This is a predicted structure of a 73-nucleotide RNA (transfer RNA) from a Candidatus Aenigmatarchaeota archaeon.
RNA sequence: GGGGCCGUAGUCUAGCUUGGAAGGACGCUGGUUUCGGGUACCAGUGACCUGGGUUCAAAUCCCAGCGGCCCCA
Numbered sequence: 001g002g003g004g005c006c007g008u009a010g011u012c013u014a015g016c017u018u019g020g021a022a023g024g025a026c027g028c029u030g031g032u033u034u035c036g037g038g039u040a041c042c043a044g045u046g047a048c049c050u051g052g053g054u055u056c057a058a059a060u061c062c063c064a065g066c067g068g069c070c071c072c073a
Base pairs, nucleotide, nucleotide: 001072002071003070004069005068006067007066010026011025012024013023020056027045028044029043030042031041032040049065050064051063052062053061
């Protein structure tokens, strides 16, 4: 320098192909339970890498950039 894959919450991950209210697990906070902790149960918490385009509507499609991994040179 060229090519491929990937980027969603503090962590892991579904959804993307086929556009239509962002879901789950762990964690964290509060409550119940306990002498206290843990467990269990209930409630709450927080996310689409950045910018632009298309569209009534974009995590999803298109373009550029940034970052990670792999291959070629």

Background
Rfam family: tRNA. The family's RNA type in Rfam is transfer RNA. Its mean pLDDT, the model's own confidence on a scale to 100, is 84. Taxonomically the source falls in Candidatus Aenigmatarchaeota (Archaea, Nanobdellati).